[in-house]
Molecule: c-di-GMP-I riboswitch aptamer
Organism: Halobacillus sp. A5
RNA sequence: CUUGUAAAAAGGCAAACUUAUUGAAAGAUAAGGACGCAAAGCUACGGGUCUAAGACCUGCAUAGGUUAGGACAGCCGGGUCGUCUAA
Numbered sequence: 001c002u003u004g005u006a007a008a009a010a011g012g013c014a015a016a017c018u019u020a021u022u023g024a025a026a027g028a029u030a031a032g033g034a035c036g037c038a039a040a041g042c043u044a045c046g047g048g049u050c051u052a053a054g055a056c057c058u059g060c061a062u063a064g065g066u067u068a069g070g071a072c073a074g075c076c077g078g079g080u081c082g083u084c085u086a087a
Stems, first nucleotide, its partner, number of pairs: 002087003012037002017032006035074001041080003045077003048072003054067005
C1' cells in the first nucleotide's frame, strides 16, 4: 500500500423505548437505555424514503390535492478521512 469472512484484545458508536427541550410536521438535541454496527465517522452528489409550514391548484366552505428551500448518512450506491488484526 492492497485485500478480507472482524476470531482475540483495546477502545468507539448507540435502535426501540422513557423524560426534557425544540420544530408546522418529519425530525433534531441532551440524559437514561442497548437492538445492533468495521466506518452505525463526515458528505444530500445519484437513486430511495418521510414530512408538507409556506406556495400553487380545486372548492361557497369545513376541506382536498400537488410541491422541498425541511429531514433521514442506522435504506442502497458514490465521494472523502480513518481503528485493531490477519494475509